[in-house]
Molecule: Bacterial RNase P class A
RNA sequence: GGAGCCCGAAAGGUGGCCGCUUGUUUUACAAGAGGAAAGUCCGGGCAGCACAGGACAUGGUAGUCGUUAACAACGACCGUCCGCGAGGAUAGGGAAAGUACCACAGAAACGAUACCGCCCAGAUUGGGCAAGGGUGAAAAGAGUGGGGUAAGAGCCCACAGUCGCUUAUGGUGACAUAGGCGGGAGGCAAACCCUACCAGCUGCAAGGAGUGCUAAAAAACCUUGGUCCGAGGAUGCACGCUCACCGCUAGAACCAGAGAGCAAUUUUUGGUCUAGAUAGAUGGUCGCCAGUUCCUUCGAGAGAGGGAAUUACAGAACCCGGCUUACUGACGGCUCAGACU
Numbered sequence: 001g002g003a004g005c006c007c008g009a010a011a012g013g014u015g016g017c018c019g020c021u022u023g024u025u026u027u028a029c030a031a032g033a034g035g036a037a038a039g040u041c042c043g044g045g046c047a048g049c050a051c052a053g054g055a056c057a058u059g060g061u062a063g064u065c066g067u068u069a070a071c072a073a074c075g076a077c078c079g080u081c082c083g084c085g086a087g088g089a090u091a092g093g094g095a096a097a098g099u100a101c102c103a104c105a106g107a108a109a110c111g112a113u114a115c116c117g118c119c120c121a122g123a124u125u126g127g128g129c130a131a132g133g134g135u136g137a138a139a140a141g142a143g144u145g146g147g148g149u150a151a152g153a154g155c156c157c158a159c160a161g162u163c164g165c166u167u168a169u170g171g172u173g174a175c176a177u178a179g180g181c182g183g184g185a186g187g188c189a190a191a192c193c194c195u196a197c198c199a200g201c202u203g204c205a206a207g208g209a210g211u212g213c214u215a216a217a218a219a220a221c222c223u224u225g226g227u228c229c230g231a232g233g234a235u236g237c238a239c240g241c242u243c244a245c246c247g248c249u250a251g252a253a254c255c256a257g258a259g260a261g262c263a264a265u266u267u268u269u270g271g272u273c274u275a276g277a278u279a280g281a282u283g284g285u286c287g288c289c290a291g292u293u294c295c296u297u298c299g300a301g302a303g304a305g306g307g308a309a310u311u312a313c314a315g316a317a318c319c320c321g322g323c324u325u326a327c328u329g330a331c332g333g334c335u336c337a338g339a340c341u
Base pairs, nucleotide, nucleotide: 001340002336003335004334005333006332012289013288014287015286016285017284018283020032021031022030023029024028034313038324039323041322042321043320044319045318046203047202048201049200053229054228055227056226058199059198060197061196062195063077064076065075066074067073078092079090080089081088082087093194094193098192099191101187102186110141115133116132117129118128119127120126121125143159144158145157146156147155162183163182164181165180166179167178168177169176170175207246208245210239211238212237213236221233222232223231253272254271255270256269257268258267259266260265290311291310292309293308294307295306296305297304298303
């Protein structure tokens, strides 16, 4: 060179004119979409109903430690698997509580079985075996060597490995390393199930939001939810009110510096104010500059000039933290066993 891995920037700039939304001290001035505003998947704030209480049901989560307002997110680490490697993947508790399931093929798919095969008797049958073959995603599940036998087999032994229990050491821990004792019937829990932990429901079309009078013993009814308990309540009458206002954007906010931490993150100092529409504003046009592509002129070439087109994905709707998806792949960091130049 080639083949790969990781990270992941920017999101055209500027000026004139016309226009839109909001605010103000209204002939004017100021501010005016995103990294994903998107999908609405997860979590929280906020709001209402007991500042949401108990039991069951139901749903969710699932290595460890940490971070966080919280999470199924994030960081670091552990185990397993993949890759030569840089690195990547991981719903990763329990199968020795029970149940179910394991297509096709195959004799048999798990309280075993015997197609080929091996051995004995024997003569096409009876018995023994499970090493070898074959089927399959998976075949009883213990690898190598030795003994053993009619043939064989953890049947027995040695070593190695594996699983469970246990001891020591290291680690906060998952776990690792070393030793001891014991075992030998697979897989599957994103199947039921068991274990531990978490979850009240509804979403800004939430809600603010009614006031006064009367009744109130019980029951019924209602309090948006599956059931029960518990707690609470005018459900009647009169008046008022609904294309409006508030909620609505100053916030777990952003920017910069310093400190703590491997990191996620956090502490502190200083600075900044940064959309708020409601059929839904944030746009249009012209010029200059920049990038990309194409055409063309000059030039031996490097290159220089001119012209045209184009400049991604997409757009707030209560707010915030994540995840995912869309767009883009410059620059940078790193790897390569064997084979090739």